Molecule: c-di-GMP-I riboswitch aptamer
Organism: Chloroflexota bacterium
């Protein structure tokens, strides 16, 4: 330095629900709140699921796979 792994330590994110706003909608943003998460950081490339003004449209990365970046370190 790289890969696997996740004991220790420092931290991080934040489901449901709720308030406000945006959206036809799925859903998204901010505040509260924690079910959980070793990538629950990011990307819509493939599959799935969901929405619709059914379009070469949109949503979901905390559904699965893939890509990419990253803290610490017992082993």
């Nucleotide at each position: 330095c790289c890969a696997c792994u996740g004991a220790c330590a420092a931290g991080g994110c934040a489901a449901a629900c709720u308030c406000u706003c945006c959206g036809c909608g799925a859903g998204g943003a901010g505040g509260g709140g924690a079910c959980g998460c070793a990538a629950a950081g990011c990307c819509a490339c493939g599959g799935g699921u969901c929405u619709c003004a059914c379009g070469c449209a949109g949503a979901u990365a905390g559904c699965c796979g893939g890509g990419u970046u990253a803290c610490c370190a017992a082993g």